The prediction has a mean pLDDT of 82.
This is a predicted structure of a 1505-nucleotide RNA (small-subunit ribosomal RNA) from a Candidatus Uhrbacteria bacterium.
The organism belongs to Candidatus Uhriibacteriota, within Bacteria.
It matches the Rfam family "Bacterial small subunit ribosomal RNA". Its family is annotated with ribosome and structural constituent of ribosome in the Gene Ontology.

RNA sequence: AAAUUAUCAUUGAGAGUUUGAUCCUGGCUCAGGAUGAACGCUGGCGGCAUGUCUAAGGCAUGCAAGUCGAACGGUCCAUACGCGAUUACAUCAAAGAUGGAUAGUGGCAAACGGGAGCGGAACACAUUGGUAACGUACCUCGGGGUCGUGAACAACCAUUGGAAACGAUGGCUAAGACACGAUACUGAUGGGGGGACUUCGGUCAUUCCCAUUGAAAGGCUUGCCGCCCCGAGAGCGGCCUAUGUCCUAUCAGCUUGUUGGUGAGGUAAUGGCUCACCAAGGCUAUGACGGGUACCGGGCGUGAGAGCGUGGCCCGGCUCACUGGGACUGAGACACUGCCCAGACUCCUACGGGAGGCUGCAGUCAAGAAUCUUCCGCAAUGCACGAAAGUGUGACGGAGCAAUGCCGCGUGAUCGAUGAAGGCCUUCGGGUCGUAAAGAUCUUUUAUCAGGGACGAACAAAUGACGGUACCUGAUGAAUAAGAGGUUGCUAACUCUGUGCCAGCAGCAGCGGUAAUACAGAGACCUCAAGCGUUAUCCGGAUUUAUUGGGCGUAAAGGGUCCGUAGGUGGUUUUGAAAGUCAUACGUUAAAUCUUCGGGCUCAACCCGAAGGCCGCGCGUGAUACUUCAAGACUUGAGGAUGGAAGAGGCAGAUGGAAUUGCCGGUGUAGCGGUAAAAUGCGUUAAUAUCGGCAAGAACACCAAAGGCGAAAGCAAUCUGCUAGGACAUUCCUGACACUGAGGGACGAAAGCGUGGGGAGCGAAUGAGAUUAGAUACCUCAGUAGUCCACGCCGUAAACGAUGAAUGCUAGGUUUCGGGAGUAUCGACCCUCUCGGAGCCGUCUAACCAAGCUAACGCGUUAAGCAUUCCGCCUGUGGAGUACGGCCGCAAGGCUAAAACAUAAAGGAAUAGACGGGGAUCCGCACAAGCGGUGGAGCGUGCGGUUUAAUUCGAUGCUAAGCGAGGAACCUUACCUGGGCUUGAAAGAUAGCUGCAAGCCGUCCGAAAGGAUGGCCGCUUUCGAAGGUGCUAUCUAGGUGCUGCAUGGUUGUCGUCAGCUCGUGGCGUGAGCUGUUCCCUUAAGUGGGGUAACGAGCGCAACCCUUGUCCUGUGUUACAAGUGUCACAGGAGACUGCCCUCGUAAGAGGGAGGAAGGAGAGGAUGACGUCAAAUCAGCAUGGCCCUUACGUCCAGGGCGACACGCGCGCUACAAUGGCCAGUACAAUGGGCUGCCAAAUCGCAAGAUGGAGCCAAUCCCACAAAACUGGUCUCAGUUCAGAUUGAAGUCUGCAACCCGACUUCAUGAAGUUGGAAUCGCUAGUAACGGCCAAUCAGCCACGUGGCCGUGAAUACGUUCUCGGAUCUUGUACUCACCGCCCGUCAAGUCAAGGGAGUUGGUAAUACCCGAACGUCGCCGUAGGGCGGCGGAAGGUAGGACUAAUGACAGGGACUAAGUCGUAACAAGGCACCCGUAGCGGAAGCUGUGGGUGGAUCACCUCCUUU
Repeated sequence: AAAUUAUCAUUGAGAGUUUGAUCCUGGCUCAGGAUGAACGCUGGCGGCAUGUCUAAGGCAUGCAAGUCGAACGGUCCAUACGCGAUUACAUCAAAGAUGGAUAGUGGCAAACGGGAGCGGAACACAUUGGUAACGUACCUCGGGGUCGUGAACAACCAUUGGAAACGAUGGCUAAGACACGAUACUGAUGGGGGGACUUCGGUCAUUCCCAUUGAAAGGCUUGCCGCCCCGAGAGCGGCCUAUGUCCUAUCAGCUUGUUGGUGAGGUAAUGGCUCACCAAGGCUAUGACGGGUACCGGGCGUGAGAGCGUGGCCCGGCUCACUGGGACUGAGACACUGCCCAGACUCCUACGGGAGGCUGCAGUCAAGAAUCUUCCGCAAUGCACGAAAGUGUGACGGAGCAAUGCCGCGUGAUCGAUGAAGGCCUUCGGGUCGUAAAGAUCUUUUAUCAGGGACGAACAAAUGACGGUACCUGAUGAAUAAGAGGUUGCUAACUCUGUGCCAGCAGCAGCGGUAAUACAGAGACCUCAAGCGUUAUCCGGAUUUAUUGGGCGUAAAGGGUCCGUAGGUGGUUUUGAAAGUCAUACGUUAAAUCUUCGGGCUCAACCCGAAGGCCGCGCGUGAUACUUCAAGACUUGAGGAUGGAAGAGGCAGAUGGAAUUGCCGGUGUAGCGGUAAAAUGCGUUAAUAUCGGCAAGAACACCAAAGGCGAAAGCAAUCUGCUAGGACAUUCCUGACACUGAGGGACGAAAGCGUGGGGAGCGAAUGAGAUUAGAUACCUCAGUAGUCCACGCCGUAAACGAUGAAUGCUAGGUUUCGGGAGUAUCGACCCUCUCGGAGCCGUCUAACCAAGCUAACGCGUUAAGCAUUCCGCCUGUGGAGUACGGCCGCAAGGCUAAAACAUAAAGGAAUAGACGGGGAUCCGCACAAGCGGUGGAGCGUGCGGUUUAAUUCGAUGCUAAGCGAGGAACCUUACCUGGGCUUGAAAGAUAGCUGCAAGCCGUCCGAAAGGAUGGCCGCUUUCGAAGGUGCUAUCUAGGUGCUGCAUGGUUGUCGUCAGCUCGUGGCGUGAGCUGUUCCCUUAAGUGGGGUAACGAGCGCAACCCUUGUCCUGUGUUACAAGUGUCACAGGAGACUGCCCUCGUAAGAGGGAGGAAGGAGAGGAUGACGUCAAAUCAGCAUGGCCCUUACGUCCAGGGCGACACGCGCGCUACAAUGGCCAGUACAAUGGGCUGCCAAAUCGCAAGAUGGAGCCAAUCCCACAAAACUGGUCUCAGUUCAGAUUGAAGUCUGCAACCCGACUUCAUGAAGUUGGAAUCGCUAGUAACGGCCAAUCAGCCACGUGGCCGUGAAUACGUUCUCGGAUCUUGUACUCACCGCCCGUCAAGUCAAGGGAGUUGGUAAUACCCGAACGUCGCCGUAGGGCGGCGGAAGGUAGGACUAAUGACAGGGACUAAGUCGUAACAAGGCACCCGUAGCGGAAGCUGUGGGUGGAUCACCUCCUUU
């Protein structure tokens, strides 16, 4: 706030999932409720309900409709009242009497009750009316009547057929059975007169008159029940009308008794209900006809409601009764347990013939996921019959079975901490199950037993299936009683173990690949509870079909455009009507159900009562604002007339010049053409070029513009003719004539089709040349259809503004086109206003659209704003604009238009990144300019590969490869072979044993380790076996075993690149943005300016170290001395400070001074992060694995192999050099298991030697290139030194595998290195030597340092690589090493086509034709025959539909198949749409169109100062 209600009171919840993240669109899924349910696990009791949803499939057996003797004649039984026989009892007989039973005749009932839902889309049902168009047994009321007569047929008897079912013939008999007659009006039929009503046809009532005609039954217990006629009532039924009542148009036309009339028949009654004749109607887009499905309603489920779904139980209606047809009886039937016929099925049979109908109650088989007892009773309620007693009743009342549902109860209660045991977890401390248990006390609902014991019974008595039930009382004893599902999120509830993309789970998202809260088990916990879950279905959530309550620019969705029919909607005003609308009264809306209140079962479910409600329909009365209708008026909507202007509007005809191509002629000569580059092609038969002439076809430069016109498609040289539309102006006319528009009609680019022309250029197809791995393409040379014209088709496009038409309203600015007016003027040249059309309000650039709307982008008076009317269209994606069907078309094809199946997304806009064979700017030894190398050789070293018993392991683009390793002969060492040990080579704890310490020295075997064994010594002590030792046992050690993708730590790289962020504020729905962009500047996110930002942090810079100059101080070991050039320590100095120029500034350029100038040089220092980068083998560490071995010890071997490939280096190839001789100048460093001097020996390596030095003192230690002189003279050399031989030295237990060095001898390749590639911008490169770490020695040519000599070049940023910032596109986000398309191959699935095949359904035509109906004829009156109709059946051709089908085609899906690369970036040829041709495939090409194209340039316009 609204609705309902009298008031109280009641009344709407969302979540997960598309993304790197966001908003939106949109589907999928979940949480709730429900069920005639089923299934799984489990199961104590009671009450009340419910229980074949499937095969309307078949049924054994029993029962489910009878009753009346007071309708009737008989028959039978009983009694023995009376009678008779008999003397009597007894007995007998039975005419009569009483009582009972009853087959038959007869009456009533059997049309109800009970079951089921096949059929039926219909007056079947529901609601409301009508019947003046009708019926009614039993019941009630009123009136009247009930007289007389007759003939039969069952039963029964006799004969007889048949197996049976069932009959046949003859004879007797009763009635309330049957027949006839009498009487009777107010009945029925026919005719006539007046009144009222009327649907105008008739009808009614008190009526009136006339004619014809129709009844009856008795019974008994004697006052009751019957019977007949008439009228009325109640209840029940028949018929009719209106409204409502599923899906399908891929069913669009249907209909001949059809529509109506007249007449007749028929019926209780209206009516084509039926028939004859006449007319030609009737229905349909408001959906006829056809097809499919379905019982309908009250109600039920759900929902806030509106709705949606449903129709089991209960109630009302309908329909059906083995299937089909038919009538009979009757008040009522075309009849569930009646009849006839036909058919299918089953059963009996003597084979001749018969019998049957559970969709009644039980029960059975079958089907199925699935649904009960062959129970008790008529005691109650009801029904039939009867006068009644009563009988019957599988209706009904009850019990049984089933957790099928709803409701209620219980499985105990109170204490009880050593927080027991045990389970599980654990950080090993503990925690948890848990007051739970045990134990103590108590209770007895329930259960069991015992005793009592109903209501339901009305109706005086009697009468209870349920039932000894409910209920009450007592006793015993916690005794008899808990499970199911779940625990990743949604969604309440968590740990351990096992498993290892396996097994499995899953409603959706998803989980599982060795630390799984998601699988399985366990413990714990959560939820519900005699149930709990699952499955199926319905509603809800879903505003996801939107009336309430949605949309269509880009998400799905505006028809290509216009005209216009039906329809929908419609200007101002007056009057009337009152259909819609509103108010009120009445009737109805069955009961049950629902709501509220009250009551009864102990409560509840359940039941009873009252009130309300049931939202609807009908009718009466009233109101008249709005809509409607009728009549009238108006002018503003609309239209018409008049006028002058604009225009590529349309159609037709005529004319023109430039260009192109061809032909002819001239000039002229070797090329032309084409491309990124070429070639094919053209050309000496003269091309191209150039000049002149001629011809042809097509298109119309400039003007030209955001321009104009048109409905759209579209329209462009000029002129003429015809013709259409719009705008403006002036007044006049009509008077709502309007808007929209389903179907329908017309127009409709390009391509394409048909016929006939035409053909210059261009140009699908095609041919050729290139490119390429290929190239069915892109490029080139040719070139056919076509492009052009006429006529006729086609009817589609990204037919787009991706924006339907119309009307009104809501700030502006500005440009332009057309018309008009005003002022002014020579003149509309400007200016102002106005109407109508077309645009823009973006970029440079700072500033632009207001409001409103939008998911955002954007739209914004040309709306995508605010409203109204009408039309079209959408409802996840794919399948698919496809199949089938229909219509159109010559064809191509178009229009209309699904489903199965698959899937959890598909999609829109915007954001941050990343990327681009996008753009802009900038930097870097990035390129360029230079110098020197690598790549070729030999050697060294590392890697790959190969080999091997092993060649241990790791590192693999940049960022592995002289790397870990800054020292592999043993050791190292992790590898291999062989030999050993097992609590272990080392450590800790506990217990036991030993009382032996410990330790030392031996021997044997052995390669050693190790094993065996002998000896010596034999401890401290508080005297406790306490410490210590050895052995044994346990807990444990050990592992360079695995996982760097479980980790810590450390490191590499982008990169010493300038970036990476935060707080507050602001903007945006949000992700995010701003700040951090922009301009200038810098090595720098360095600084300045500006600015919705203002500040800050990590980075940059600076602070730190070394070095260059100076000063001061101190000086040993430096120095000959003085001294300071050396060392150490401290300080100064440089800041664009000064000058000039430029600049707002920051700063830049130049200059001065200065040792040094703009960061003086170098180092250390490495932001946020990236690469699952590297390392479990440096260390640490979780988990897993091994435990007489994957641990550990030892010897030997291997890590050193060698066809090859690669990386990093050294030495060279020589004369700027080699060799020989001489001369000169350093610095950093190291040294006691050390450096080692002098001297001597050795050619040398080195040896001897021992001085000095713990070092500014001594030693390593003579620096080398350089310089001077000599020689060699361009050669495989006096280059180069590999390789090999011999002899040595040194280290070391030990140099074979496998050390370095020395001497002599040997003297390989190599003569400057292909493609490619690396380093370096100044004391740098290059060249030269020296030192150190590791280290016994050394494979060091490596690495880290030191000094000496000492260059060249940089125009510059086009390109390569890497990086930074901004911007742009994106279908990428695992981020281009991305994504992704189609053919082919394999498997699976569903659907369509298909020569056909097999069923089903409904009709049509014809044949045959039962029962029955009807008509006719005959008849001995029982019946017979014939015509017509008629079910089933048969024949024929079609229709629709279902199943199946060789085969061929497409579709969908499937972790790692094949071929290509089409799309996304300019996707490497921009993409896409329509169309046509072609091609393995994506696709390519032609033609027209779109921007939903990037980039660059140009043009134009707008805004602002």